[in-house]
This record gives sequence, structure tokens and C1' cells, in this order.
RNA sequence: CAUCGAUAAUGGCAAACCUGCUGAAAGGCAGGGACGCAAAGCUAUGGGUCUACCGUCACGCAGGUCGUGACCAGGAUCGCCAAGCCGCCGAA
Repeated sequence: CAUCGAUAAUGGCAAACCUGCUGAAAGGCAGGGACGCAAAGCUAUGGGUCUACCGUCACGCAGGUCGUGACCAGGAUCGCCAAGCCGCCGAA
């Protein structure tokens, strides 16, 4: 230095849940709270997953700023998996 990752050290993050704000929703943000995490740091680039305001189509009748259903990412997720970038510590 690379790989690797301790019942090590110093620090860090924070699932569920609760409260408030925000968003059409998924979700996000803040506070509380810890299930976990050695990249649970960053980037939605590929795949997956979630959502469907708008849009398209179908159906309905009370006929419209209507209802129901299907499809759709341009939305979301990096604590789903890859990929890229950056990074603390050092036992075996």
C1' cells in the first nucleotide's frame, strides 16, 4: 500500500414508532427514539421496488372542474442490488 474487518480505540449515522411541517401520493425535512450499519458518506447512471398529480384508454350516468378501472416517471428510494467518486481506524 492492497485485501480484509476485533467483543480494539476515536468519533459518526439512525430502522420501527411518536410529534410537527411539507407533498396528489410514494416520500422528504425537523425534533424525540435506536433496529441496525465499516461506507447506513455522496451521485438516481443501469436493474429492482414504491407511488400516479398530470396524461392516454376503457366503462358508468346524475353529463362534468364527475366517478371507477387499466397503463404511464418526468416523481421517490443509495437502509434493495450493481456502478462511479470520496473517506476514519488497524488486531488477525
A computed fold for a 92-nucleotide RNA from Candidatus Villigracilis adiacens, annotated as c-di-GMP-I riboswitch aptamer.